[in-house]
Molecule: transfer RNA
Organism: Deltaproteobacteria bacterium
RNA sequence: CGGGGCGUAGCGCAGCCUGGCUAGCGCACUUGACUGGGGGUCAAGGGGCCGCUGGUUCAAAUCCAGUCGCCCCGA
Numbered sequence: 001c002g003g004g005g006c007g008u009a010g011c012g013c014a015g016c017c018u019g020g021c022u023a024g025c026g027c028a029c030u031u032g033a034c035u036g037g038g039g040g041u042c043a044a045g046g047g048g049c050c051g052c053u054g055g056u057u058c059a060a061a062u063c064c065a066g067u068c069g070c071c072c073c074g075a
Base pairs, nucleotide, nucleotide: 001074002073003072004071005070006069007068010027011026012025013024020058029045030044031043032042033041034040051067052066053065054064055063
C1' cells in the first nucleotide's frame, strides 16, 4: 500500500443478503415466591436506537459513501 472478515445490552451471539410492529436469545443483574440458610427452581422487571459521520428513502441495524478500531491474507 491492496484485499477480506468483525464491531448490536455487563459478557457471548442472532437479525443485515430480501428496508417496514421505534431489535431478539442465552448467561449475568434487580425484585418477589418456595427453601432454616447457601444453592436451586418459578414469576415479574430493568438495561442497547445497532463503532462513528454523511447520503438515499415515506421509512435504515439492514442499501450507498467516507472514516475509526481489532483480526487475517498478499505485496